[in-house]
Annotation:
A computed fold for a 731-nucleotide part of an RNA from a Candidatus Bathyarchaeota archaeon, annotated as large-subunit ribosomal RNA, domain II. Model confidence (mean pLDDT): 83 of 100.
Context: one part of a larger RNA
RNA sequence: GCCGGGGAGUUUACCGACGUGGCGAGCUUAAGGGUUCAAAGCCCGUAGGCGUAGGGAAACCGAAGUGCGAACAGCCGGCUUAGGCCGGUGAGUCGCUGGGUCUGAAAGGGCCCGGAGUCACGUCGGUAAGACUAGAAACCGGGUGAUCUAGGCCUGGGCAGGGCGAAGUCGGGCGAAAGCCCGAUGGAGGCCCGAAGGGGUGUUGACGUGCAAAUCACUCCUCUGACCUGGGCCUAGGGGCAAAAGACCAAUCUAACCCGGUGAUAGCUAGUUCCCUCCGAAGUUGGUCGCAGCCAAGCCCUGGGGGAGGUAGCUGGCGGGGUAGAGCACCAAUCGGGGGGUAAGGGGCCGAGAGGCCUCGCCUCCCUUUUGAACUCCGAAUACGCCAGCGCCGUAGAGCCCAGGAGACGGGUUGCGGGGGUUAAGCUCCCGUUCCGAGAGGGGAACAACCCAGACCACGGUUAAGGUCCCAAAGUGCUGGCUAAGUGCCAAACAAAAGGGCGUCCUGAACCUAAGACAGCGGGGAGGUAGGCUUAGAAGCAGCCAUCCUUUAAAGAAAGCGUAACAGCUCACCCGCCGAGGUCCAGGGCCCCGAAAAUGGACGGGGCUCAAGCCAGCCACCGAUACCGUGGAGCUGAGCCGUAUCGGCUCAGUCUGGUAGGAGGGCGUCCCGAUUGGGCAGAAGCUGGGCCGUGAGGUCCAGUGGACCGAUCGGGAUUGCAGAUCCCGGU
Numbered sequence: 001g002c003c004g005g006g007g008a009g010u011u012u013a014c015c016g017a018c019g020u021g022g023c024g025a026g027c028u029u030a031a032g033g034g035u036u037c038a039a040a041g042c043c044c045g046u047a048g049g050c051g052u053a054g055g056g057a058a059a060c061c062g063a064a065g066u067g068c069g070a071a072c073a074g075c076c077g078g079c080u081u082a083g084g085c086c087g088g089u090g091a092g093u094c095g096c097u098g099g100g101u102c103u104g105a106a107a108g109g110g111c112c113c114g115g116a117g118u119c120a121c122g123u124c125g126g127u128a129a130g131a132c133u134a135g136a137a138a139c140c141g142g143g144u145g146a147u148c149u150a151g152g153c154c155u156g157g158g159c160a161g162g163g164c165g166a167a168g169u170c171g172g173g174c175g176a177a178a179g180c181c182c183g184a185u186g187g188a189g190g191c192c193c194g195a196a197g198g199g200g201u202g203u204u205g206a207c208g209u210g211c212a213a214a215u216c217a218c219u220c221c222u223c224u225g226a227c228c229u230g231g232g233c234c235u236a237g238g239g240g241c242a243a244a245a246g247a248c249c250a251a252u253c254u255a256a257c258c259c260g261g262u263g264a265u266a267g268c269u270a271g272u273u274c275c276c277u278c279c280g281a282a283g284u285u286g287g288u289c290g291c292a293g294c295c296a297a298g299c300c301c302u303g304g305g306g307g308a309g310g311u312a313g314c315u316g317g318c319g320g321g322g323u324a325g326a327g328c329a330c331c332a333a334u335c336g337g338g339g340g341g342u343a344a345g346g347g348g349c350c351g352a353g354a355g356g357c358c359u360c361g362c363c364u365c366c367c368u369u370u371u372g373a374a375c376u377c378c379g380a381a382u383a384c385g386c387c388a389g390c391g392c393c394g395u396a397g398a399g400c401c402c403a404g405g406a407g408a409c410g411g412g413u414u415g416c417g418g419g420g421g422u423u424a425a426g427c428u429c430c431c432g433u434u435c436c437g438a439g440a441g442g443g444g445a446a447c448a449a450c451c452c453a454g455a456c457c458a459c460g461g462u463u464a465a466g467g468u469c470c471c472a473a474a475g476u477g478c479u480g481g482c483u484a485a486g487u488g489c490c491a492a493a494c495a496a497a498a499g500g501g502c503g504u505c506c507u508g509a510a511c512c513u514a515a516g517a518c519a520g521c522g523g524g525g526a527g528g529u530a531g532g533c534u535u536a537g538a539a540g541c542a543g544c545c546a547u548c549c550u551u552u553a554a555a556g557a558a559a560g561c562g563u564a565a566c567a568g569c570u571c572a573c574c575c576g577c578c579g580a581g582g583u584c585c586a587g588g589g590c591c592c593c594g595a596a597a598a599u600g601g602a603c604g605g606g607g608c609u610c611a612a613g614c615c616a617g618c619c620a621c622c623g624a625u626a627c628c629g630u631g632g633a634g635c636u637g638a639g640c641c642g643u644a645u646c647g648g649c650u651c652a653g654u655c656u657g658g659u660a661g662g663a664g665g666g667c668g669u670c671c672c673g674a675u676u677g678g679g680c681a682g683a684a685g686c687u688g689g690g691c692c693g694u695g696a697g698g699u700c701c702a703g704u705g706g707a708c709c710g711a712u713c714g715g716g717a718u719u720g721c722a723g724a725u726c727c728c729g730g731u
Stems, first nucleotide, its partner, number of pairs: 001731006011129013026050003032044004054061002064097001067096004074089006098113006132271004139261006150235009159225001161193003164189001168185007197222003202218002205216002237253001239249002274666006284297005299407001300405006309393003313390007325378001326376002331372003336367007345360006411436002418429003441452003456632007466622003469606003475619001477618006488608002499593003503590006510583003520577005526550003531545003556571001559570003633656002635653008667720001669717010685704008
């Protein structure tokens, strides 16, 4: 892991609501007792409880036995072709009036008043209890432990061998002496090396379901001492012991172990067992020693009341506004200029000085420039409020009111408009809306929220998004262009920019051109003159100035290379050859560069080039649980029939996805009561199969088995398992 068995909302009391039943201005007994073999049942028992009157802190005072109206359902009558209309009555309901009491001087206001409760049972919920089950770390009490280990006490035991050589002593030498020196002797030491013994340094080796819950190997420390060790004894849990590490106190220690309090508590985690049907959420607001919780409201469900309107959307009208934008009229800033004022400050000028003048600066005004969430002379779109119309919802009962039951109070995303941030984030905060959450199906290669589309069941058809060469259903479809980059192979996420391109296609404009353009080739490209100046030189071409004239078809006082300077080579410009378009500018389409990431790789892949790419157009087809058709089921409502909260039939519905959750109806197991059946001519159980039911399940047949087992109507439960690192057993 699997299989079998066990395994989690229970019980009592009180309270609330709903349902059913009894009695009803009343209802009801409790303890206890009687009857009875006992139990059940029946009968007593009225103490008490709830209700019948409220208001007030209290003293205290104390209410409509319906006064006036409205009208829903229903009922009655009349009329009407159906639909329906009119009148009456009208439980319940509503509007007034009136009343009780408290407050108050009063006015006014608060709470009440036209009689329904109570008992029992059932269901749901609340509270108290262990309170759905399992789970702590802990706390307290009483005990058990020093055979491990820490320290201590008593009494025993152990330490191969070797080395160094303290004091003291002896001898000798020296010295006046104290003493010193030399040689022996001697054998000290928390001395040295190193077995046994004790330890446990490094290999971060081996091992790491081990030989072993600390071992093995090599290496290492110590080995006459604060040494090692046997036996006996002492210290005990907030206590011991500790050369102190929070170490150790029996593989357990920042407070041992065992039992008990104990089912401690857990706002945390996990689990919580059969089926179908109806509805169906929230992740917000306020408060909280509150932020993983809870309470109230909002949102969901169920029941009741009531009885006709309601309103998210669109259009129009009427309102208030101060945002976006815009503007500078105010406030606060701001560019340049001008005018006026000031002369305390900086600078300058004049002057011997006193002082004077100019300027900068400062203040103010005008023109001009720019700006503002906390500026506004202005000012939208949206949004909001009210009214009307349309639409939609609603007598199959909405909006509204009341009661009971929840869940939820971690949200996320797409698109739009905003605040923060870097107009960053799979970022954060907020608003409206969509979707996911709780939504399946088809498409997007795969892919919660992107596109299509809201799944009751079965079968058949038609389409949507998206597709139609093969994988793979459907066009190797048609027409006209573009792309040569495998660009690309089509929404987005899942990329690409500034800036470039004599890549190529298209559009527009200007100019040149058979009086010959453009390109190419051939020829000319001269004279005054080496212009003047400058300079060593300056001759078209270092630099400065000027830039004329002539011959010409044309030729610059020279556009570039070159020389030391010249020379030389081109160019402009002209002619010839040639013979048809050319030059330049602007814009558009596709394409190219810009373009870097770690195993070899990604249009989903194969592969594709007048396409299987891109642009424009057209016709077919494929393609979903969408739509349509046929049949069936359920729900809600209506009608008819029947042994009327149920069954049957018919009709209607823009009904029938669904997590948390609410509501309803069922299946099965065990036991009990009543009724009624089966069984040795074969019960239960088990194995295999047929049939029925939407399902939980039911039933039948065969085999096995060998003695009990069902059905119906009621009642009661230790009543349903795949999960809890669940428990026990098997494997």